[in-house]
Molecule: transfer RNA
Organism: Bacteroidia bacterium
RNA sequence: GCCGCUGUAGUUCAAUGGAUAGAAUAGGGGUUUCCGGAGCCCCGGAUGUAGGUUCGAUUCCUACCGGCGGUA
Numbered sequence: 001g002c003c004g005c006u007g008u009a010g011u012u013c014a015a016u017g018g019a020u021a022g023a024a025u026a027g028g029g030g031u032u033u034c035c036g037g038a039g040c041c042c043c044g045g046a047u048g049u050a051g052g053u054u055c056g057a058u059u060c061c062u063a064c065c066g067g068c069g070g071u072a
Stems, first nucleotide, its partner, number of pairs: 001071007010025004018055001027043005048064005
């Protein structure tokens, strides 16, 4: 260089083209406790970037960017 796969909360994963993008864990607060921890309740946090298709895109298409693998 070319080819393939991949990119969603801090992390690990969901989400037939149609709900307000959902959990677990981590973080913060409350409750409880002599203090912690555990338990219970609550809160904030994400679709790599730019276009295209579509009434509607996390999902389909293109380019770029990042990661992994293959190839001489």